[in-house]
Molecule: FMN riboswitch aptamer (RFN element)
RNA sequence: UAAAUUCUUUGAGGGUAGGUGCAAUUCCUCACCGGUGGUACAGUCCACAAACGUCGUAAAUCUUUAUGCGAUGCCGAAUAGGUGCAAUUCCUAUACCGACAGUAUAGUCUGGAUGAGAAAGGAAGAUU
Numbered sequence: 001u002a003a004a005u006u007c008u009u010u011g012a013g014g015g016u017a018g019g020u021g022c023a024a025u026u027c028c029u030c031a032c033c034g035g036u037g038g039u040a041c042a043g044u045c046c047a048c049a050a051a052c053g054u055c056g057u058a059a060a061u062c063u064u065u066a067u068g069c070g071a072u073g074c075c076g077a078a079u080a081g082g083u084g085c086a087a088u089u090c091c092u093a094u095a096c097c098g099a100c101a102g103u104a105u106a107g108u109c110u111g112g113a114u115g116a117g118a119a120a121g122g123a124a125g126a127u128u
Base pairs, nucleotide, nucleotide: 002128005124006123007122008121009120010119015030017029018028019027031108032107033098034097035048036047037046038045043096044095052073053072054071055070056069057068058067078094079093080092081091082090100111101110102109
């Protein structure tokens, strides 16, 4: 110095706007936001995570059910021009997208969630 191992920390932002209405931060107008890794700097490319469904399995249990773990399914949206060796990533212009449950129809409110997690950082000890 490097890899395996153990422990630990971090790990999602955004409407007190106007209109209609009995009622909407949900509709209409306007405003605002953008997880992680890769790649010329990315919400829209490639991949991953979360959410939701199915199946299997473990302990508890009479069974069912719920929970953990594993596998699998599902999983939104961009074009044009410019610069450049190189950019669907930068610059200019105009667009578009956003789990589930609740509630007047929700990316922005409330809730599962003081959760989980891609991943990033730190520490320890032994060996080579």